The RNA shown here (Bacterial small signal recognition particle RNA) has 100 nucleotides and comes from bacterium HR27. It matches the Rfam family "Bacterial small signal recognition particle RNA". Its family is annotated with signal recognition particle, plasma membrane targeting and SRP-dependent cotranslational protein targeting to membrane, signal sequence recognition in the Gene Ontology. Clan: SRP clan. About the family: The signal recognition particle (SRP) is a universally conserved ribonucleoprotein involved in the co-translational targeting of proteins to membranes. The coordinates come from a structure-prediction model, not an experiment, and the mean pLDDT is 75. It was read from a public genome assembly, where an Rfam model found it.
């Protein structure tokens, strides 16, 4: 100089970040219209003993509020990441052949 390939761009998966949403997880969370346990008090009864229950206590429901270690869905002007295609003008590079 010249072959061959890669990268640099682009697509699609994937993985990995990020955001949203949702599980899960933790908190609160019902005057009554939820639950359990039900002091005192009531109500039945002769009496034993029974019923129904306010507040208090525990628990829980929708609901709010929180965590992001973990799961799922979606979502990009994300990525010094893999795979495979695609273009192959420029530029950068491995590895070969030639010349001076």
């Nucleotide at each position: 100089g010249g072959c061959c390939g890669g990268g640099u761009c682009c697509c699609a998966c994937g993985c990995g970040g990020c955001g949203a949403g949702g599980g899960a997880c933790c908190g609160u969370g019902a005057a009554c219209c939820u639950g359990g346990u039900c002091a005192g008090g009531g109500c039945c009864g002769g009496a034993a003993g029974g019923c129904a229950g306010c507040a208090g206590c525990c628990a829980u429901a929708a609901g709010c509020g929180g965590u992001u270690a973990c799961c799922c869905u979606c979502g990009g002007g994300c990525g010094a990441c893999g795979u495979g295609g695609g273009a192959g003008u420029g530029c950068c590079u491995a590895g070969c052949c030639g010349g001076a």